[in-house]
Context: one part of a larger RNA
Molecule: large-subunit ribosomal RNA, domain VI
Organism: Saprospiraceae bacterium
RNA sequence: CGUAGGAGUAUUGAGGAGGGCGAUCUCUAGUACGAGAGGACCGAGAUGGACGCACCUCUAGUGUACCAGUUGUGCCGCCAGGUGCAGCGCUGGGUAGCUAUGUGCGGGACGGAUAAGCACUGAAAGCAUCUAAGUGCGAAGCCGGCUCCAAGAUGAGUACUCCACUGUCGCAAGACAAAAAGGGUCGUGGGAGACUACCACGUAGAUAGGUCACAGGUGGAAGCGCAGCAAUGCGUUUGAGCCGAGUGAUACUAAUUACCCGAAAG
Numbered sequence: 001c002g003u004a005g006g007a008g009u010a011u012u013g014a015g016g017a018g019g020g021c022g023a024u025c026u027c028u029a030g031u032a033c034g035a036g037a038g039g040a041c042c043g044a045g046a047u048g049g050a051c052g053c054a055c056c057u058c059u060a061g062u063g064u065a066c067c068a069g070u071u072g073u074g075c076c077g078c079c080a081g082g083u084g085c086a087g088c089g090c091u092g093g094g095u096a097g098c099u100a101u102g103u104g105c106g107g108g109a110c111g112g113a114u115a116a117g118c119a120c121u122g123a124a125a126g127c128a129u130c131u132a133a134g135u136g137c138g139a140a141g142c143c144g145g146c147u148c149c150a151a152g153a154u155g156a157g158u159a160c161u162c163c164a165c166u167g168u169c170g171c172a173a174g175a176c177a178a179a180a181a182g183g184g185u186c187g188u189g190g191g192a193g194a195c196u197a198c199c200a201c202g203u204a205g206a207u208a209g210g211u212c213a214c215a216g217g218u219g220g221a222a223g224c225g226c227a228g229c230a231a232u233g234c235g236u237u238u239g240a241g242c243c244g245a246g247u248g249a250u251a252c253u254a255a256u257u258a259c260c261c262g263a264a265a266g
Stems, first nucleotide, its partner, number of pairs: 001152001005163007015149004021049001023047005033038001051106005059100004066093005071086006110144003117137004166177004182261004186202005207254003210250005216243003223236005
């Protein structure tokens, strides 16, 4: 820009893409077959490989915004306690998120038309013949079936709902004004994201921050007391103190005010 008024919501599916794998074991059955050795078709069940999709309950990583320990050195006047720098200084753990090595699921069943092939009926050609007319079966393959995208499918589809068809000037052409539903700008954010887009929310409000509670992490803060010359250890307030992203609650803070777009052709 189009989809012959403008919007919102829900959809149909032309068409396209994906998927499509394989093994071992058990039963049938030591049966059919075979002199024996050996050893099935068909059918049923189990295990689990590779691959793919999703997810983070478990397991395991990461987790430079969490906690603790610790070395050297500077600083906070000193002690104590902290803090800067040294690869996050180093070390031990670790929430959310992101992950695989972890967890769940998938390939199918079924239907249709067929290939090679197997047949029925059957003439040409009194027989025979699956074929010439006609008919049936028959593959991991083909068309559906399963998942995803999809009306720019310009052949532009469908359903429901909402809004609008005014005013002034002008002889007229036309000009100007007002302006709906709805959308946007802007703001607070996100399981969304390069930007954009998408999604949630904007006081009639839980969108983010803060606060409170809880989960979870770390692992027993500082202070004080006791023992020891001291390093240090023990005790107590104490499962303490601190705590990023998690869950819930709560308008304390910020989403204020406002502006823009948005309809008359045949």